Predicted 3D model of a 163-nucleotide RNA (Lysine riboswitch aptamer) from uncultured Blautia sp.
RNAcentral holds the sequence, with entries from MGnify.
Its mean pLDDT, the model's own confidence on a scale to 100, is 81.
[in-house]
């Protein structure tokens, strides 16, 4: 130059599975009652349901979840693990659309790694996740030191081993 194999942390990254808690005495649906023409399919337009045999909304009552995020464990991959942003592609949400969501592939571009703060964004939510900005911890290379230990970068890097 290659190619193999490992290290960082016991809160290193990620799946998946049970299980608690939240979501929530919320949401749909139901029964009474006020009310009096709307109202629901993400936005428009169609095109449909549903409605004087009472739509929207409000009050009461009895009932009454569920997803996505979160904690444990326990498996599985694994150390650009993986997160995120932009840009193009498909798939998709009754059909259309150069809007708008969701999933999913590629290309670039940032980031060693985990926590605390703070600001923004998602979210029910002071939880968590995501940006971003700082703080001080740690991992690893360099240099300067007798040593402790200081300055500085960071994963296309770092140690090992073989050609």
């Nucleotide at each position: 130059a290659g190619a193999u194999a490992g290290a960082g942390g016991u809160u290193g990254c990620g799946u998946u599975u049970u299980u608690c808690a939240u979501c929530a005495g919320u949401a749909u649906g139901c029964u009474g009652u006020c009310g009096g023409a709307u109202g629901c399919g993400g936005c428009a337009g169609g095109c449909g349901c549903a409605g004087a045999g009472g739509a929207a909304g409000g009050c009461a009552g009895a009932u009454g979840a569920a997803a996505g995020g979160g904690g444990a464990a326990a498996a599985c991959g694994c150390c650009g693990a993986a997160a995120g942003a932009a840009c193009a592609g498909a798939u998709u949400u009754c059909c259309u659309g150069g809007c708008a969501g969701a999933u999913u592939u590629g290309u670039u571009c940032u980031u060693g790694g985990g926590c605390g703060c703070a600001c923004a964004g998602u979210u029910a939510a002071g939880a968590a996740c995501u940006g971003u900005g700082u703080g001080a911890c740690u991992g690893u290379c360099a240099u300067c030191g007798u040593a402790a230990g200081a300055u500085g970068g960071u994963g296309c890097g770092c140690u090992a081993u073989c050609u």